Predicted 3D model of a 163-nucleotide RNA (c-di-AMP riboswitch aptamer (ydaO/yuaA leader)) from Nocardioides gansuensis.
């Protein structure tokens, strides 16, 4: 510069860019600009939810009150094993040096779509903090990162070339 993974894109305004005037790509910023796009919290109705018994409703610091005392109850702060969230990235079985590793199902990706064969490759990682079903109106958050395909076969569809 161009294409692809991905929701992660366009526009508007400062300043760089640009020693003078114009000026491009491209860099910062502006969230009490816009726009889409994409997540999350959030009622009725649904759904969970019904009896009896067991478990479980977490840990840790301070602090206040309550107790004779064990402890109970409250706020404030912090954690992460319980729960949940974003994501394709979830499940079972083996193995084990406990870091994992190895299969099979289930997922994703591979280049104009979309379906069949055929091969390759991913299957992560982070976030919320004891709590969240769906969910009008209503709040609120993000617009990232890392990358480089070119096997057959149909169907459609663009675009080129000629007329």
């Nucleotide at each position: 510069g161009u294409g692809a993974c991905g929701g992660a894109u366009c526009c508007c305004c400062c300043g760089a860019g640009a020693g003078c005037a114009c000026a491009c790509a491209u860099c910062g910023g502006g969230c009490a600009g816009g726009a889409g796009u994409g997540g999350g919290g959030g009622a009725c109705c649904c759904a969970c939810a019904g009896g009896u018994u067991c478990c479980a409703c977490g840990c840790c610091c301070g602090c206040c009150g309550c107790u004779c005392a064990c402890g109970c109850g409250g706020c404030u702060g912090g954690c992460u094993c319980g729960g949940g969230g974003u994501g394709a990235a979830g499940u079972c079985a083996c193995u084990c040096a406990c870091g994992a590793g190895u299969g099979g199902c289930a997922g994703a990706g591979c280049a104009c779509u979309u379906u069949c064969c055929a091969g390759c490759u991913c299957c992560a990682a982070c976030c919320c903090g004891a709590c969240a079903g769906c969910u009008c109106a209503c709040c609120u958050c993000a617009c990232a990162g890392g990358c480089g395909u070119g096997g057959g076969a149909a169907a459609g569809g663009a675009a080129c070339a000629c007329a």

The source organism's lineage runs through Bacteria, Bacillati, Actinomycetes, Propionibacteriales and Nocardioides.
It was read from a public genome assembly, where an Rfam model found it.